[in-house]
RNA sequence: GGGUGUUUAGCUCAGUGGUAGAGCGUUGCGUUCACAUCGCAAAGGCCGCUGGUUCGAUCCCAGCAACACCCA
Repeated sequence: GGGUGUUUAGCUCAGUGGUAGAGCGUUGCGUUCACAUCGCAAAGGCCGCUGGUUCGAUCCCAGCAACACCCA
C1' cells in the first nucleotide's frame, strides 16, 4: 500500500427496515442467625462518528476512525 471482518448495556453477545433484547454483573426487597443459593423488582444503551437513501435506519449505501486477520 491492497483486501476481508468486527464496532449494540459494565462484560460476552443476539437483533436483515417500524420508537433495542438476553446471559453474567450492579442496586433494592424477600428468604437466612449470617453468607451463598433462589425468587421478585429496578437502574443502565439516542446502536463508533459524519453524511446519504427511505414516510421510517441498529439494519441499506458512501466516507472517516478504532481493533483483528490475510496479501504485498